[in-house]
RNA sequence: CCUUAUUAAGAGAGGCAGAGGGAAUAGGCCCUGUGAAGCCCGGCAACCUAGGUGUUUAUCAGAACAUAAAAGGUGCUAAAUCCUACAGAUUUUUUCUGAAAGAUGAGG
Numbered sequence: 001c002c003u004u005a006u007u008a009a010g011a012g013a014g015g016c017a018g019a020g021g022g023a024a025u026a027g028g029c030c031c032u033g034u035g036a037a038g039c040c041c042g043g044c045a046a047c048c049u050a051g052g053u054g055u056u057u058a059u060c061a062g063a064a065c066a067u068a069a070a071a072g073g074u075g076c077u078a079a080a081u082c083c084u085a086c087a088g089a090u091u092u093u094u095u096c097u098g099a100a101a102g103a104u105g106a107g108g
């Protein structure tokens, strides 16, 4: 970079640290010394791997689906991906839908 799936659920009154943070640009709105980023521990989830159970299918090897768990690889752990920027509908400034961009997994 390309393909594909997901993106309104969930997750600490812990330790270190010390001023910033919410992807980028712009606008808004927020979080933060009652302690930001970062690191550690804890936790959440179940995308991939391994294994369990059930059903279907297959000549076999196996495959598909469902389900419980969470050992390994990631990921995540304020607010919808915090909201809007583009298009359409509604309709008179509000709501809805979609796209784009981003994030994460898997494959190339």
Stems, first nucleotide, its partner, number of pairs: 001108007012041001014040003020031003025085004042077003047073003052067006081101001086098004

The RNA shown here (SAM riboswitch aptamer (S box leader)) has 108 nucleotides and comes from a pig gut metagenome. It matches the Rfam family "SAM riboswitch aptamer (S box leader)". From the family's description: The SAM riboswitch is found upstream of a number of genes which code for proteins involved in methionine or cysteine biosynthesis in Gram-positive bacteria. Rfam links the family to the GO term regulation of gene expression. The sequence is in RNAcentral, with records from MGnify.